[in-house]
RNA sequence: UCAGACGGCCGGAUGGCCGCUCUCCGCCGGGCUCCGGCACGGCGGGGGGAGGAAAGUCCGGGCUCCACGGAAACACGGUGCCGGGUAACGCCCGGCGGGGGCGACCCCAGGGAAAGUGCCACAGAAAGCAAACCGCCUGCCCGCCGAAAGGCUGGCCGGCAAGGGUGAAAGGGUGCGGUAAGAGCGCACCGCGUCGCCGGCAACGGGGACGGCACGGUAAACCCCACCGGGAGCAAGACCAAAUAGGGGCGGCCGGCGGCGUCAUGGCCGCACGCGGGUUUCCGCGCCGUCGCCCGGGUAGGUCGCGCGAGGCGUCCGGCAACGGACGUCCCAGAUGAAUGGCCAUCUCCCGCCGUCCGCGGCGGGGACAGAACCCGGCUUACAGGCCGUCUGGCGGU
Numbered sequence: 001u002c003a004g005a006c007g008g009c010c011g012g013a014u015g016g017c018c019g020c021u022c023u024c025c026g027c028c029g030g031g032c033u034c035c036g037g038c039a040c041g042g043c044g045g046g047g048g049g050a051g052g053a054a055a056g057u058c059c060g061g062g063c064u065c066c067a068c069g070g071a072a073a074c075a076c077g078g079u080g081c082c083g084g085g086u087a088a089c090g091c092c093c094g095g096c097g098g099g100g101g102c103g104a105c106c107c108c109a110g111g112g113a114a115a116g117u118g119c120c121a122c123a124g125a126a127a128g129c130a131a132a133c134c135g136c137c138u139g140c141c142c143g144c145c146g147a148a149a150g151g152c153u154g155g156c157c158g159g160c161a162a163g164g165g166u167g168a169a170a171g172g173g174u175g176c177g178g179u180a181a182g183a184g185c186g187c188a189c190c191g192c193g194u195c196g197c198c199g200g201c202a203a204c205g206g207g208g209a210c211g212g213c214a215c216g217g218u219a220a221a222c223c224c225c226a227c228c229g230g231g232a233g234c235a236a237g238a239c240c241a242a243a244u245a246g247g248g249g250c251g252g253c254c255g256g257c258g259g260c261g262u263c264a265u266g267g268c269c270g271c272a273c274g275c276g277g278g279u280u281u282c283c284g285c286g287c288c289g290u291c292g293c294c295c296g297g298g299u300a301g302g303u304c305g306c307g308c309g310a311g312g313c314g315u316c317c318g319g320c321a322a323c324g325g326a327c328g329u330c331c332c333a334g335a336u337g338a339a340u341g342g343c344c345a346u347c348u349c350c351c352g353c354c355g356u357c358c359g360c361g362g363c364g365g366g367g368a369c370a371g372a373a374c375c376c377g378g379c380u381u382a383c384a385g386g387c388c389g390u391c392u393g394g395c396g397g398u
Stems, first nucleotide, its partner, number of pairs: 001394010012347007020049010031038002051369001055380002058378005063233004076229005081095005096110001097108004111224002116222002118218003133164002135160003139156003143152003172190006191213001192211004197206003237304004247295007258288005266283002268277003311330008349366007
C1' cells in the first nucleotide's frame, strides 16, 4: 500500500422560538372536612421524556387468573456431540468430530440403522437379496488359415466379476503377488469390526493385537432412547361506579274495564231464627298498574396493576471465555384516539458539479432503518453514513 477475516462502538451537535406528555414546588379560586388536610380548576416556575433494533411475536422466564391432593405414567409437542454459564432457554462460551478456504477464519437438525417396520423413483441384467447386459477365460464341436505350435469366426457346457455400461448408491479402496481368466485368494498400507493399553472430567484422540470383511443408504420416514413441557394471557387481573333500561324490598294511591288468585266461619238472598240457598261466583280482599325511597348486579367512565429492576455505570478480584463476586455510585419515559414534535440559524457528515496556488474554496441536494404500550433474557430480520481494535495473504521499501 492493496485485498480480506473477526470483534466492538456511534448512529448527528449547539442555540433560539412555538407546542405535547408526566412529575414536583408556590400562589389564587370555589367545594368538602374528623379542622390535621383532601381532591378539582386556573396561573407561574423547576425537572424527566424512545431504540439498537422500541420491529417480527420465534424461543425462555417473571407476574396474574383458571384448573388440579402429591407424585408418576400414557398420549401429544419440543430438544438432541461433550463440558461449562444462566432464573431459564431451542440462547451464550470453551472444546470434539465432519466439510470449505493458501490463510486469518467460516459452515454443520451432529443421539440410535447387528430392536422392529417401511422406502430406495428413473435408468439398469441386478436395489437388499444378491445379480451377469457388454466383456474376460479353460474345455468341447463346426468351419477357415497354417508344415506344426497355434490363431480367427460361430455355437455349446462351465468359470469370473478385473474392465465397460446404468445409477445418488452395485456387497471395502490402492498397490504388488497370484491365476486359464479372476477373486481378501495371499501380503503391505488405508478403511471397518472386536478386545486390551495410554492421554482426556467427557465428546474424542493416539497406538497395539486379532479378524479377510460380515454389518448399503434413509430416523428434517414410522420408531427406540434420554431430557423438558398443565392452560390462558395486562383486552391478565383487582377496585370505585353514573344516566337509561331491567331485577328485588318497603311504603302511598288505586275511579272504570279486563284477567288471575282467594271458595268461605265474611258481606249478600230467603226464613218457621233451628237453619237453608248461592260455589259454572254478585260484592269484598290480594296481584298484574302507578309514584317515591332503598338495595344489589352489569355497562359507559375512572383508579390500580405501571415503573427499584435476574437494573445502569465505574474500579478491583476469580475464570481462556460465557459469566460470577466484592465495593462505590446513579434513579433513567409511563401515554391510553395514545405525548416524545415543528420552524429557523450555525456547525458536522455524505454525494454531485465548478474552481484551485492541491492546502482547500464556492454552489446545489441529502442524513438511513424505524418508533415504547406489563416487564426482563435471547434469537431473527431492517439499517444512510462513520469510527476503533486484533489478525491473515500479496506486493514494495529498509
This is a predicted structure of a 398-nucleotide RNA (Bacterial RNase P class A) from an Alphaproteobacteria bacterium. Its mean pLDDT, the model's own confidence on a scale to 100, is 75. It matches the Rfam family "Bacterial RNase P class A". It is annotated as a ribozyme. Lineage of the source: Bacteria > Pseudomonadati > Pseudomonadota > Alphaproteobacteria. A source record names the gene rnpB.